[in-house]
SAM riboswitch aptamer (S box leader) from Pelosinus sp., 106 nucleotides, folded computationally.
It matches the Rfam family "SAM riboswitch aptamer (S box leader)". Gene Ontology term of the family: regulation of gene expression.

């Protein structure tokens, strides 16, 4: 890296130190950015995906809980909006397609 299975409208930094110009995947937009972008250390936070655990049930891989001293992920803006399809258009929904993020199994 590639397969496959779940999620993706909620939560959560006017934070310190280097740093010094970019950052939001991609394209186009539209934002953020010298009142300090990235990335690195710290400190703080939010969240039950997996592990852990408690009850239900015959039993569970089912369905209700607890726990953020495990492994991870997050911490502008809906995944920031987007593409293609149902629909000619415009809005809304749905559904694919793309990404992120867990699990798995090679």
């Nucleotide at each position: 890296g590639g397969c496959u299975c779940a999620u993706c409208a909620a939560g959560a930094g006017a934070u310190g130190g280097u740093g010094g110009a970019g950052g939001g995947a991609u394209u186009g937009g539209c934002c953020c950015g010298a009142u300090g972008a990235a990335a690195c250390c710290g400190c703080g936070g939010c969240a039950a995906c997996c592990a852990u655990u408690u009850g239900g049930u015959a039993a569970a891989u089912c369905c209700a809980g607890a726990a953020a001293c495990g492994g991870u992920g997050c911490c502008a803006a809906u995944u920031c909006c987007u593409g293609c399809g149902g629909u000619a258009u415009g809005a809304u929904c749905c559904g694919c397609a793309a990404g992120a993020u867990g699990g798995g199994a090679g």

Its mean pLDDT, the model's own confidence on a scale to 100, is 81.
Of the family's consensus pairs, 93% are formed in the model.